RNA sequence: AUAUUUAUUGCAGGCAAACGUCUUCUCCCGAACUGGGUCAGGACAGGAAUGUAGCAGCCCUAAGGUUGUUUGAUGUUGUGCCUGUGUACAUAUUUGAC
Repeated sequence: AUAUUUAUUGCAGGCAAACGUCUUCUCCCGAACUGGGUCAGGACAGGAAUGUAGCAGCCCUAAGGUUGUUUGAUGUUGUGCCUGUGUACAUAUUUGAC
């Protein structure tokens, strides 16, 4: 110098993994008043019986949040593997010359 091979690297695709997001169902929390129910006390009406509205409290829940779970979808990756493609004057080898 020539020829060939090769990367844990670049790009593309695929599968998985990790970490998330949405979705199904579930547990719990969750409304001073502008949700519901029950409404002590007190208030009002009444001669009285009683009735009316109804605060606090309690209960059930909404929006929303929390826990767990199933299926599916989806995002990211300095995680792993596979396929294809590309790069090197780096690696190994061959040949020739000095």
Description:
This is a predicted structure of a 98-nucleotide RNA (Bacterial small signal recognition particle RNA) from Leuconostoc fallax KCTC 3537. It matches the Rfam family "Bacterial small signal recognition particle RNA". About the family: The signal recognition particle (SRP) is a universally conserved ribonucleoprotein involved in the co-translational targeting of proteins to membranes. Gene Ontology terms of the family: signal recognition particle, plasma membrane targeting and SRP-dependent cotranslational protein targeting to membrane, signal sequence recognition. The organism belongs to Leuconostoc fallax, within Bacteria. Of the family's consensus pairs, 85% are formed in the model.